[in-house]
RNA sequence: GGGGUCGUAGCUCAGUUGGGAGAGCGCAGCGUUCGCAACGCUGAGGUCGAGGGUUCGAUCCCCUUCGGCUCCA
Numbered sequence: 001g002g003g004g005u006c007g008u009a010g011c012u013c014a015g016u017u018g019g020g021a022g023a024g025c026g027c028a029g030c031g032u033u034c035g036c037a038a039c040g041c042u043g044a045g046g047u048c049g050a051g052g053g054u055u056c057g058a059u060c061c062c063c064u065u066c067g068g069c070u071c072c073a
Stems, first nucleotide, its partner, number of pairs: 001072007010025004019056001027043005049065005
């Protein structure tokens, strides 16, 4: 320098014929208990790596770019 792949909640990840942003764990509150754990219920938490484009509408399509892993030189 070139190719491939990944980047979504604090962590591990799901989600693409373009239209509801989600799960488990964790965290907070409540219930239960003499109390704790466990269990049940409720809730908070996200610029979907970044910028731009296409579109009525983008996590998803296109371009550029940053970072991790990997292959080639």